Record summary
A computed fold for a 340-nucleotide part of an RNA from a marine eukaryotic metagenome, annotated as large-subunit ribosomal RNA, domain IV. RNAcentral holds the full RNA, with entries from MGnify. Rfam family: Bacterial large subunit ribosomal RNA.
Context: one part of a larger RNA
Order: sequence, then C1' cells, then structure tokens
RNA sequence: CUCGUUAAGGAACUCGGCAAAAAAGCGGUCGUAACUUCGGGAUAAGGCCUGCCUAAACCUUUAUGGUUUAGGCCGCAGCGAAAGUUUCCCUGGCGACUGUUUAACAAAAACACAGGUCCCUGCUUAACUCGAAAGAGGAUGUAUAGGGGCUGAGGCCUGACCAGUGCCCGUGUGUUAUUGGUGGGGGUUAUCUGAUUUUUCAGAUAGCUCACCGCUUUAAGCCACGGGUGAACGUCCGCGGUAACUAUAACCGUGUUAAAGUAGCGUAACCCCUUGUCGGGUAAGUUCCGACCCGCAUGAAAGGCUUCACGACUAGGGAACUGUCUCAACGAGGCGCCCG
Repeated sequence: CUCGUUAAGGAACUCGGCAAAAAAGCGGUCGUAACUUCGGGAUAAGGCCUGCCUAAACCUUUAUGGUUUAGGCCGCAGCGAAAGUUUCCCUGGCGACUGUUUAACAAAAACACAGGUCCCUGCUUAACUCGAAAGAGGAUGUAUAGGGGCUGAGGCCUGACCAGUGCCCGUGUGUUAUUGGUGGGGGUUAUCUGAUUUUUCAGAUAGCUCACCGCUUUAAGCCACGGGUGAACGUCCGCGGUAACUAUAACCGUGUUAAAGUAGCGUAACCCCUUGUCGGGUAAGUUCCGACCCGCAUGAAAGGCUUCACGACUAGGGAACUGUCUCAACGAGGCGCCCG
C1' cells in the first nucleotide's frame, strides 16, 4: 500500500457518516401515507412465503401442466447465486422536468429548454450575417415566416413614475453637404470705339474658361419644440406631533420629488448589528424547522410568490448499520528501506 477479522459501545469521528458496513434490492402474496398538475407519489413504507418426498382432490388449452389440502425429510442457510443488483424515511433551499458544460482541479443553484413578452422584417436585393466585391447564408422560406433582446413548465400575479437617457411620431424663416440658378471677380480669344508716332492702354459687345467670392434653391441628420413609450436604460423620500396606564400611532401638520416601493415575501443563497427575539427538536443546537418584522441594503419578466414530479445539487433530523471513532489489535499478500 491492497485486503480480511474483531470484545463492549455504536457517529462519541468529522466541515460533513467521507470511507466502510448493512440492506437483497424488477420472485409470489398481502399491504401501502401526506401531497398531487389525478398521470403520479409507488417496487412508497412494511409484513409473510419460498427446498425436497408421499398421498388425495379439483381445474384445464391433455401437458414432462396448474392449483389446493394433508403428512413427512434435511440443512447454518431452500430466488441454497457464477454473473448481475442506488439502504430507507421526515423536513427545508435552489432549479420545473429529460438534457448541456469548464477534453486534464468546478456537473452546479451555471447553460439550454417548452412556455411568456417586446423590437425589427411586406421580399425584383426582407430584416440580419459573412465578404473591399462578385457572391453566399437567411430560403428554393414569405409575418402561424425569419432575425434580435429579456424572461424561463404549470398556478396566482406582474404596482407607481416618461423628469433624465434611449427609441417612435409630428412640427420648423434654426443649422447643414453636393447639385442647379444667378451676380461679382480672374484668365483668354475675336470685333468695335477712344487715347497713343508704332508698341501699348482704357472701355463696350460676343464667345470660351476658373481649385475664386457672394446670394438663392434645398435632403437626411443634428438642434429646438410638442406628443407617445417600462416584459426600453432606469428610479421608486424626509421631518415633527398625536389615543383615558405605558407602549404604539389608524390620524394631523410640514418640506421635497418624475413618482414617493403596491401585492407578495422577509434575520432570507439578500440582516451589518447577529449566536436578533419567541416556539420546536437535543441532556446540551452559531446549523435546522415554524413564527415575528423600521427589510444596514427584499420586491414584482436583471420577474414576485407558490408548486406535484424530478436532482451523482445543497441544509437539518431519524431508522438500520458499521474499526469513522473510544482505541487499538491480529492476520494475508505486496512496494521501498535496513541488516545478513
């Protein structure tokens, strides 16, 4: 190290019955609770029986059959077990469930899920995604379809606030690109006129042209204003006083706010104080269960509460059982080391 056995006790061990032990675990027969979505729970739980031989009766599908009764026999043991084979019960938490996951420290309360709801999408190229693009997926689909977000069976429900942010709708002498129109300016060509001795200069007219400057026409967007929107991001208060014991405050006053946390649940996987207080369980209980509630800092699809069934989840208790322990001992085999 791997096994086996053990007096008396029997979880006193320990974070925790981890490990081990025990049960005989889909045979027959009887029996089986709460709860429940009426399917379950359930093989619940818990009893009894089991081999072989002889005889008889009955039944039938007449067979190497079945059932029942009576008597007998043996053993420690009769599903005589080689393989195979989750001990059970009570009460909470979480997650509805089967499923999925960190290949090699995490299998879970995490993910997914059916169901719910919101948003986008009307199809000659949907929305969306990949791709400089061509193109492809979506889909050889068409709103009972497809994509995205949140929630997560079922039951009862899902309160207030649109002030801020986001989104949607509307309005506009706000702001704004490119284009178009128009005016000015520059360059250049031709013609004419005037000045000039020629060169040259000035003006007018008609063309061409410019990366120049105004005015005007204007889009979405932005901005402003108005409205809507929470299963959008989010947010959901203080202070003072008051009842014929005391205590408390249905009640009153006052200030702020967009609104002032509703129903539920609550010392909770959320409570710092805290081993809160009371009750239960124990001889003794920081855990557990039931209540209480000014909740440091619960709360309604980052869903609230509840719930049968289910779970290699998690918390507490019990029965059975045991070398887990009191407290260790002996035996078998093996590895390493030491001696020879």